Background
Small-subunit ribosomal RNA, central domain from a metagenome, 349 nucleotides, folded computationally. The RNAcentral record of the full RNA draws on SILVA. The coordinates come from a structure-prediction model, not an experiment, and the mean pLDDT is 89.

[in-house]
Context: one part of a larger RNA
RNA sequence: CUGGGUGUAAGGGGAGCGCAGGCGGCACGAUAAGUCUGAUGUGAAAACCCAAGGCUCAACCAUGGGACUGCAUUGGAAACUGUCGUGCUGGAGUGUCGGAGAGGUAAGCGGAAUUCCUAGUGUAGCGGUGAAAUGCGUAGAUAUUAGGAGGAACACCAGUGGCGAAGGCGGCUUACUGGACGAUGACUGACGCUGAGGCUCGAAAGCGUGGGGAGCAAACAGGAUUAGAUACCCUGGUAGUCCACGCCGUAAACGAUGAAUACUAGGUGUCGGGGAGCACAGCUCUUCGGUGCCGCAGCAAACGCAGUAAGUAUUCCACCUGGGGAGUACGUUCGCAAGAAUGAAACUC
Numbered sequence: 001c002u003g004g005g006u007g008u009a010a011g012g013g014g015a016g017c018g019c020a021g022g023c024g025g026c027a028c029g030a031u032a033a034g035u036c037u038g039a040u041g042u043g044a045a046a047a048c049c050c051a052a053g054g055c056u057c058a059a060c061c062a063u064g065g066g067a068c069u070g071c072a073u074u075g076g077a078a079a080c081u082g083u084c085g086u087g088c089u090g091g092a093g094u095g096u097c098g099g100a101g102a103g104g105u106a107a108g109c110g111g112a113a114u115u116c117c118u119a120g121u122g123u124a125g126c127g128g129u130g131a132a133a134u135g136c137g138u139a140g141a142u143a144u145u146a147g148g149a150g151g152a153a154c155a156c157c158a159g160u161g162g163c164g165a166a167g168g169c170g171g172c173u174u175a176c177u178g179g180a181c182g183a184u185g186a187c188u189g190a191c192g193c194u195g196a197g198g199c200u201c202g203a204a205a206g207c208g209u210g211g212g213g214a215g216c217a218a219a220c221a222g223g224a225u226u227a228g229a230u231a232c233c234c235u236g237g238u239a240g241u242c243c244a245c246g247c248c249g250u251a252a253a254c255g256a257u258g259a260a261u262a263c264u265a266g267g268u269g270u271c272g273g274g275g276a277g278c279a280c281a282g283c284u285c286u287u288c289g290g291u292g293c294c295g296c297a298g299c300a301a302a303c304g305c306a307g308u309a310a311g312u313a314u315u316c317c318a319c320c321u322g323g324g325g326a327g328u329a330c331g332u333u334c335g336c337a338a339g340a341a342u343g344a345a346a347c348u349c
Base pairs, nucleotide, nucleotide: 003321004320005319006318007303008302012317014201015200016199017198021194022193023192025088026087027086028085029084030083031082033081034080035077036076037075038074039073040072041071042070048066049065050064051063053061054060091191092188093187094186095184096183097182098181103177104176105175106174107173108172109171110154115149116148117147118146119145120144121143125136126135162169163168206247207246208245209244210243211242215241216240220236221235222234223233258316259315260314261313262312263311266294267293268292269291270290271289272288273287274286275285276284277283278282298305299304322349323348324347331342332341333340334339
């Protein structure tokens, strides 16, 4: 390379949008580029294959035929692919009606709790632990009552519930705004799928500038524990955690499972819609879309998966190819930095 693979053995890009490219529904007509077929020319000789010969055989040599799977010209075929034209509605999209939702952005508001401040009551302890001590407290703490300040997070509802492409999203209200779903079947008429590069988004931590700082808390300090204890436990505590703007671009970014389409027994929950029936706070049947569990065929090394496939197929992309060296070195690109991306070899087993 071919092949075979990618849930857990190596292996799905963190996610989306999308240029090029690849692939692409039904019907009719045309064309003849691909495709198939005939003919002609060419495809040097030698070599190769076959046949029959020559050296006593063979190697070797020589003759004839084949072959040279190719190219060009030309005649034809028209199923499939392509191209052109016309049409269709099932894919895709639009319209109309409807309900669901922690989807996003911004502003405002609310209560509980912690901490702090002020004042009252009150007195000797509080706190903490396995036990203690550091710590706080007669300058009046802890407890309790009232008032105030400030920041952050939103108990119950809450649910293998919902929404979002992923990251993620949870008090309430308002404004703006994205998507999905159901019903209808009016409109467009293949407008689709995937997507190398590219662009955008992307938890936490971290970085820059300016704010903010209640609680928590890397670092740090002290007290314990211990042989030691640069830890686990305790008392404190700074970055940070929060906000605005700008970077970073990584995660066990996980369903460790790329996207799309079609097909392939059933059963049972639950969420959002529609239809029908009934004895109507509901129940039954049915249908579309999500989200779970169990399970057949099939698949799988097994575990398990099983209409939300890891089954059966097709299209496109990404990735793997023994362990270590190593996600390292070098180079390049990006970044303020931290570092990220790309990514070897020697050597060794």